Model confidence (mean pLDDT): 80 of 100. A computed fold for a 77-nucleotide RNA from a Candidatus Saccharimonadota bacterium, annotated as transfer RNA. The source organism's lineage runs through Bacteria, Bacteria candidate phyla and Candidatus Saccharimonadota. Rfam family: tRNA. By type it is a transfer RNA. RNAcentral records the identical sequence in 2 taxa.
[in-house]
RNA sequence: GGGGAUUUAGCUCAGUUGGCUAGAGCGUACGAUUCACAUUCGUAAGGUCACAGGUUCGAGCCCUGUAAUCCCCACCA
Numbered sequence: 001g002g003g004g005a006u007u008u009a010g011c012u013c014a015g016u017u018g019g020c021u022a023g024a025g026c027g028u029a030c031g032a033u034u035c036a037c038a039u040u041c042g043u044a045a046g047g048u049c050a051c052a053g054g055u056u057c058g059a060g061c062c063c064u065g066u067a068a069u070c071c072c073c074a075c076c077a
Stems, first nucleotide, its partner, number of pairs: 001073007010026004019057001028044005050066005
């Protein structure tokens, strides 16, 4: 220098052909249970869908650019 993959909750991830309000597990907080802890059960909080722009009546999803992480190829010394 060329190419590819990934980026969604604190962590690991799902999200179908673009369509009402963005989800799961774990974790966290509170409550129940217990003498207490753990387990178990219930409830709740937690999101700029990496960033910016575009297309569209409507974007996590499509297009463009940028960034970060990882992988492959090439080149220089």